c-di-GMP-I-GGC riboswitch aptamer from an Anaerolineales bacterium, 86 nucleotides, folded computationally. The organism belongs to Anaerolineales, within Bacteria. Its mean pLDDT, the model's own confidence on a scale to 100, is 91. The model forms 100% of the base pairs in the Rfam consensus.
[in-house]
RNA sequence: CUCGAUAAAGGCAAACCUGUCGAAAGACAGGGACGCAAAGCUAUGGGUCUAACGGCGUAAUGCCUAUGACUGCCAGGCCGCCGAAA
Numbered sequence: 001c002u003c004g005a006u007a008a009a010g011g012c013a014a015a016c017c018u019g020u021c022g023a024a025a026g027a028c029a030g031g032g033a034c035g036c037a038a039a040g041c042u043a044u045g046g047g048u049c050u051a052a053c054g055g056c057g058u059a060a061u062g063c064c065u066a067u068g069a070c071u072g073c074c075a076g077g078c079c080g081c082c083g084a085a086a
Base pairs, nucleotide, nucleotide: 002086003083004082011036012035016031017030018029019028020027021026034072040078041077042076044075045074046073047070048069049068054064055063056062
């Protein structure tokens, strides 16, 4: 360095519930643990979600679009605790 123990010390926290914010996706805080060795950071590439504004259209429902969102979907980049076996 690769790697990742039924190791040790710690860490994070899905679903769900409550509150707040948001048009929504979703976010934040508290509770709560399904899991996680980067489940630390980053929307850079892909992917996914939403569609307020805008555009198109309808009798009405609608359709398109990210400038919005997700890093606990996959890669990439940056940084990093511990140390058995190999």